């Protein structure tokens, strides 16, 4: 850089001991325990494997990967709408594979 997904799913556990939610600005979470580890879990992206035959269904053993709010909310464009607002789609991000 290119693709595909992003409304579901995930602890009443151990360690530990002030931060965390990308950035910014918002509003939050957190001593009743934030990050981080480590151990279950959760999902099925890529290997394996089994079934089926080239789309796809399983399986979870191996490589990532998640587990507060919609990717928590924001922007831009068009539509609807009296308004709050909603849907598309683009920008921005995360994540897998190449």
């Nucleotide at each position: 850089g290119u693709u595909a997904u992003c409304a579901a799913g995930a602890g009443u556990g151990g360690c530990a001991g002030a931060g965390g939610g990308a950035c910014c600005g918002g509003c939050c979470c957190a001593a009743a325990g934030a990050a981080g580890c480590c151990u279950g879990c959760c999902a099925a992206c890529c290997u394996a494997c089994c079934g089926a035959g080239u789309c796809c269904g399983g399986c979870a053993a191996g490589g990532u990967g998640g587990a507060a709010a919609g990717u928590c909310c924001g922007u831009c464009a068009g539509a609807c709408g009296a308004a709050a607002g909603u849907c598309u789609g683009a920008g921005a991000g995360a994540u897998g594979a190449c």
The prediction has a mean pLDDT of 85. This is a predicted structure of a 98-nucleotide RNA (SAM riboswitch aptamer (S box leader)) from a soil metagenome. The RNAcentral record of the sequence draws on MGnify.